[in-house]
RNA sequence: GCCCUGGUAGCUCAAUUGGCAGAGCAGCUGACUCUUAAUCAGCGGGUUAUAGGUUCAAGUCCUAUCCGGGGCACCA
Numbered sequence: 001g002c003c004c005u006g007g008u009a010g011c012u013c014a015a016u017u018g019g020c021a022g023a024g025c026a027g028c029u030g031a032c033u034c035u036u037a038a039u040c041a042g043c044g045g046g047u048u049a050u051a052g053g054u055u056c057a058a059g060u061c062c063u064a065u066c067c068g069g070g071g072c073a074c075c076a
Base pairs, nucleotide, nucleotide: 001072002071003070004069005068006067007066010025011024012023013022019056027043028042029041030040031039033037049065050064051063052062053061
């Protein structure tokens, strides 16, 4: 340098053919009793990497860029 793949909540990950962005864990609140805490219920938490484009509508499609992983090439 080229190709493939990934980037979504604090963490790990979903989201069907483009049609209301979710779960578990963590956090917070309450209840409870078996109390370094467990269990149950509830609540909050998002610039879907960035910037554009297409579309009535984009996490999803297209382009460029940034970052992680892998492969190939170069290595004077």

The RNA shown here (transfer RNA) has 76 nucleotides and comes from Candidatus Kuenenia stuttgartensis. Rfam family: tRNA. Gene Ontology term of the family: triplet codon-amino acid adaptor activity. About the family: Transfer RNA (tRNA) molecules are approximately 80 nucleotides in length. The source organism's lineage runs through Bacteria, Planctomycetota, Candidatus Brocadiia, Candidatus Brocadiales and Candidatus Kuenenia. Its mean pLDDT, the model's own confidence on a scale to 100, is 80. The sequence was found in a public genome assembly.